[in-house]
RNA sequence: GAUCAAGAUGAACAUUGGCGGCAUGCUUAACACAUGUAAGUCGGACAGGAAGUGGUGUUUCAGUGGCAAACGGGUGAGUAAUGUGUAAGAACCUACCCUUGGGAGGGGAACAACAGUUGGAAAUAGUUGCUAAUACCCCAUAGAAUUAGUACCUCAUAGAGGUAAGUUGAGGAGCAAAAGGGAGAAAUCCGCCCAAGGAGGGGCUCACGUUUGAUUAGCUAGUUGGUGAGGCAAUGGCUUACCAAGGCUUCAAUCAGUAGCUGGUCUGAGAGGAUGAUCAACCACAUUGGGACUGAGACACAACCUAGACUCCUACAGGAGGUAGCAGUGAGGAAUUUUCCGCAAUGGGAGAAAGCCUGAUGGAGCAAUGCCGCGUGAAGGAAGAAGGCUCACAGGUCAUAAACUUCUUUUCUCAGAGAAGAAUAAAUGACGGUAUCUGAGGAAUAAGCAUCGGCCAACUCUGUGCCAACAGUCGCGAUAAAACAAAGGAUGCAAGCGUUAUCCAAAAUUAUUGGUUGUAAAAUGUCUGUAGGUGGCUUUUCAAGUCCGUCGUCAAAUCCUAGGGCUCAACCCUAGAUAGGCGGUGGAAACUACCAAGCUAGAGUACGGUAGAGGCAAAGGGAAUUUCUGGUGGAGCGAUGAAAUGCGUUGAGAUCAGGAAAAACACCAACAGGUGAAAGCACUAUGUUGGGUCGUCACUGACACUUAGAGAUGAAAUCUAGGGGAGCGAAUGGGAUUAGAUACCCCAGUAGUCCUAGCCGUAAAUGAUGGAUACUAAGUGCUGUGCGUAUCAACCCAUAUAGUGCUGUAGCUAAUGCGUUAAGUAUCUCGCCUAGGAAGUAUGUUCGCAAGAAUGAAACUCAAAGGAAUUGACAGGGGCUCGCACAAGCGGUCGAGCAUGUGGUUUAAUUCGAUGCAAAGCGAAGAACCUUACCAGGGAUUAACAUGUCGUGAAUCCUUUUGAAAGAGAGGAGUGCCUUCAGGAGCGCAGACAUAAGUGGUGUAUGAAAUUCAUUAGUUCGUGCUGCAAGGUGUUGGGUUAAGUCCCGCAAUGAGCGCAACCCUCGUGUUUAGUUGCCAUAAGAGUUUGGAACCUUGAACAGACUAUCGGUGUUAAGCCAGAGGAAGGUGAGGAUGAUGUCAAGUCAUCAUGCCCCUUACACCCUGGGUGACACACGUGCUACAAUAGUUGGGACAAAGAGUUGCGCCCUCGUGAGGGCAAGCUAACCUCAAAAACCUGGCCUCAAUUCAAAUUGCAGGCUGUAACUCACCUGCAUGAAGUAGGAAUCGCUAGUAAUCGUCGGUCAACCAUACGACGGUGAAUUUGUUCUCAGGCCUUAUACACACCACCCGUCACACUAGGGAAGUGAGCCAUGCUCGAAGUCAUUAUCUUAACCGCAAGGAGGGAGAUGCCCAAGGCAUGGCUAGUGACUGGAGUGAAGUCGUAACAAGGUAGCCGUAUUGGAAGGUGCAGCUA
Repeated sequence: GAUCAAGAUGAACAUUGGCGGCAUGCUUAACACAUGUAAGUCGGACAGGAAGUGGUGUUUCAGUGGCAAACGGGUGAGUAAUGUGUAAGAACCUACCCUUGGGAGGGGAACAACAGUUGGAAAUAGUUGCUAAUACCCCAUAGAAUUAGUACCUCAUAGAGGUAAGUUGAGGAGCAAAAGGGAGAAAUCCGCCCAAGGAGGGGCUCACGUUUGAUUAGCUAGUUGGUGAGGCAAUGGCUUACCAAGGCUUCAAUCAGUAGCUGGUCUGAGAGGAUGAUCAACCACAUUGGGACUGAGACACAACCUAGACUCCUACAGGAGGUAGCAGUGAGGAAUUUUCCGCAAUGGGAGAAAGCCUGAUGGAGCAAUGCCGCGUGAAGGAAGAAGGCUCACAGGUCAUAAACUUCUUUUCUCAGAGAAGAAUAAAUGACGGUAUCUGAGGAAUAAGCAUCGGCCAACUCUGUGCCAACAGUCGCGAUAAAACAAAGGAUGCAAGCGUUAUCCAAAAUUAUUGGUUGUAAAAUGUCUGUAGGUGGCUUUUCAAGUCCGUCGUCAAAUCCUAGGGCUCAACCCUAGAUAGGCGGUGGAAACUACCAAGCUAGAGUACGGUAGAGGCAAAGGGAAUUUCUGGUGGAGCGAUGAAAUGCGUUGAGAUCAGGAAAAACACCAACAGGUGAAAGCACUAUGUUGGGUCGUCACUGACACUUAGAGAUGAAAUCUAGGGGAGCGAAUGGGAUUAGAUACCCCAGUAGUCCUAGCCGUAAAUGAUGGAUACUAAGUGCUGUGCGUAUCAACCCAUAUAGUGCUGUAGCUAAUGCGUUAAGUAUCUCGCCUAGGAAGUAUGUUCGCAAGAAUGAAACUCAAAGGAAUUGACAGGGGCUCGCACAAGCGGUCGAGCAUGUGGUUUAAUUCGAUGCAAAGCGAAGAACCUUACCAGGGAUUAACAUGUCGUGAAUCCUUUUGAAAGAGAGGAGUGCCUUCAGGAGCGCAGACAUAAGUGGUGUAUGAAAUUCAUUAGUUCGUGCUGCAAGGUGUUGGGUUAAGUCCCGCAAUGAGCGCAACCCUCGUGUUUAGUUGCCAUAAGAGUUUGGAACCUUGAACAGACUAUCGGUGUUAAGCCAGAGGAAGGUGAGGAUGAUGUCAAGUCAUCAUGCCCCUUACACCCUGGGUGACACACGUGCUACAAUAGUUGGGACAAAGAGUUGCGCCCUCGUGAGGGCAAGCUAACCUCAAAAACCUGGCCUCAAUUCAAAUUGCAGGCUGUAACUCACCUGCAUGAAGUAGGAAUCGCUAGUAAUCGUCGGUCAACCAUACGACGGUGAAUUUGUUCUCAGGCCUUAUACACACCACCCGUCACACUAGGGAAGUGAGCCAUGCUCGAAGUCAUUAUCUUAACCGCAAGGAGGGAGAUGCCCAAGGCAUGGCUAGUGACUGGAGUGAAGUCGUAACAAGGUAGCCGUAUUGGAAGGUGCAGCUA
């Protein structure tokens, strides 16, 4: 950082649904609307009108007129301020209502309706004639206002040069009545007019608050102000003419996006965050835009005119319409109701009233949409029923749950009664026969949803098999899934429940409360400094902040508290109240600010010292390098891991002398030095100049700190122009290396590096640590400057200050670490951060000659990325150490032939397993049949084998047919044993079913035993200590050992498993025992007898422990040498194998879960195969010969085996072997001959008298059987091979080498293999550089499946989102021009005209028309912005098994990284300067 648990909603969806109360119900298309309805009323204003009635009377109505229709109801499109909220204000209006005062005289002319007529489809229009009024007009009266402490007009007066301005007097203008209207018999009531006031309502102004973006920084022309005029109810650039040039803005103007605002609502501990449905207040709007009329009030939702779009009617001439009122329809959408009842109540309109109207409202209906309440029964009930599920088959669980017994009736059904709401003297109820009450009936009518791997309460079975699916997150599923699906059970909530969406909380993950910044994201590279923020000590003033009191207000509702009413609750009613905001007013004066006066501790100045690679300028110097000239000299030089390219007989390199050039300055020099703001600064001296610091305490008197924007400076590399160019040296060329080598290495070498003038503005520009101030333990170095003490002086000692290091306490920190130079404790101030990647990229803008720099996103994607530390593992890291590990030796393998095993190939089958060490003469201690698991063919199916059941037969034996056999068929013999007479035991046959059977699968489900690391010295625990923790300590260190063996030391002290020892064999001795052995008897053999000294056999003991002496070591452990001893430092060998590792091997030894097969993957039989054969590998045997071969003679073992056996002697055979047959159940007999060896001969260095393969013939043995496919013998044949390439194996003493002997397995045959036995019997190592393997400590690590690890980039493929892009189609805004409807205003005498004036002509006034200004929509053009689309295109991201390399992580094999330049398929390489991470 992500996720989850809480609460909430105008919700929707899935599923389920009993009742009631109270609420709520188009959040989307301000989309379009059929139908009905929502604003009328008054006949007590009006007539000679109309209808109606037989008449009178009554009633109703069009029209004129009055009032209302500007309220009520709806919606939230627009609006970021002409709005709204809070608090104020002055220049205003107000119908109806209330209060007060006054008044109402006299006249007149019309117009609707109506009647007639004309045009038109209609809507409606025109015309002639008649008529009333509370309709209209005129005159009088009145007085308000204009206008009054006089700012209208005219005249006069006064005054003045004239104008402005002012004073006084007189006259004048415009305005009103419905008479005395209506009702009444009247009283009287209702109306009318004027004036003043009130109440309520409205208009206007100002202050403060009110969303996001700076990748929107400048905006403004009636704009800002003034004067005059106009206009308005009223102020005002509100409008206009003139004048001035102002006004707003980083305290965010302008522009763009979004949005009705508030009371409130949700959430939160709060601060806050989100929100603005219902209810209430304000605003805005009414199809889209413009406009006015009427009126007290509108620029008017159900009024008018006009333009546009749309819909409808039409007779095509022309007309009509506006549900964002209530219902309702369509559309949109996940989604939101009845075309209901009533004016009974509350309220509104008109009316004198009755009565009327009222989709306001009161109600009902629909919807679990929400909140609240109730119910679906209660008590008893174990045979713990049946059934389900599970099971170890015993049981467990659903479960007192059910059944059953008793009880109740909220609810339900039926019946009866029946309100309040109604205000009354009475009448009046939509809801409603509702609420409520009474009675009857009967457990009757009423339970679901989600979840059960962790978070998170709740577990098992079956199915599935990385499939199907699940999933908020981690993740689950690849044959035993508590995660999928189903079932049983459980858990949670409950008429609901779960999911989805959204908000807040959790999230201190935006931090005011309340975060950070060395290494995790994050201190600007550094300095100067503006605005801003902050600011030392003392005393005044003032009262802005601050604090205290009080007043007004913040509508009601809501929230909270208390009380009350519906049975409770939700809900409703009444009353009260906190805190807080704004404003007024009175006070306080500590603190901050302000005013004034002082101070010196901050800061600065002065004076006197002082250290320094501080900067700049211009001079001078020597060493080295290269090069040139000359001399000497004569073959190589140079380079590297090794070479080559290169230089050199045209004389290099080497050496001597001289000259030239450019760049850099050895030693001093510091490991911890100095200085500067940083970058940076080092030869010497000079000039000039900045800053620091110490001392004096003389002067100023807060002058200070920080610092957005701004300015200055800023390594290296790069760029521009001109110089310069010794050395080095990107690029480039060549040589090597390499699989390649665009690199590392080498030889050359251009830009560059240097100077001057500009530019750039970045670095791992780092202490990865911003600046300033104060405080907070010590110790010890270095640099600069002082005081004291001391001295002749320098040291020493003690001390102050400015820097610069180390160790370290408290404290802090995730740890590491920091620690008076803080990363501690505090204050002030600025920059920056908010998961990783995409990306420091895109786009826009600014800067730059360019390279590029600065600012700086999103879509998309992931559940991590990262820090510090821990344990391991690993390193082509380090140290120590051990081992036949190497070295030193001996003998082999690899070459040959053969044997044997494996791979591969072949095959009907070549059964299966084992595969680096740790598979391969291995399982197999022994495949002709059998074994055998494989193949072909032939058979049989409860089976070759086990148990149970039923039937039957004794069992069993013999003969025979067929067949390869298995098997199938036929015939015969035989009738047993026990018995309680039912039957039973054993055996055979036949049937059905449970089941058998399986070398079928899974060794990655397992047991078991066993292999390897490794006979390596390790691996752990208790307690304690330590660390937040993982862990550590112990077990590390110094010695020592074969050993974690032992000693010493030590926050450890003890202990377990391993080591060692105990066990077995061998080696010496003693004791004991004495047969079949030994000795004697005995110089042929046997028997017998005797003996126990020797050999020998068995048993029991002894012996060796660094015990002893010397040296050494730490007075230790131990080591070295010696003596004694059969044996000496583990005496030799064996057995013995810690914790763990390799999912190492084995389901085919055996056992076993699960899965699979059941006329077959089981079983029987015959034959074949496992023995094949181009080839490759492993392990062996035999050899290649003279230390040999061959032949004659001779000698010496140990251990073992034997009755289905070993088989002597004798005899036959050349021989294998045959015949006969003694002895032996074994210290007795036999196998049995040991061989190498000794000795006598032959052979004489050759493919041989070496070697023996191969082949032919003839035999033997075993076995039913020897062809495939055994072994042995004889004769003949006589391959390859003359010592084995690269590479590799074993062995350190009775060992290697060499020689023979025996055994197991097997019914029998087969041994070069395996296991054991003895005979003969060496060489070398007194070392650890290297190879391999192991152990301990330590370092690094981006690994933890642990280097066979991890991981980077191009390319190829697929998908995704976004960028660029010639363009292209839209929208919005602005500007300019044009056109100009309706309409107000203005002008106008063309036309017209009842009231008044006039005798008349005519006039006043009105109307029509025309013109003008303004102006909506429209048209043309330009600019800006926004979202889309776009051939093509650069990159990015994602994707189990693609290609190329291996850049990084270990010294990652050339240390890495940052900036910059250059170069290369790619990661990358190289140059220059920097950093250590």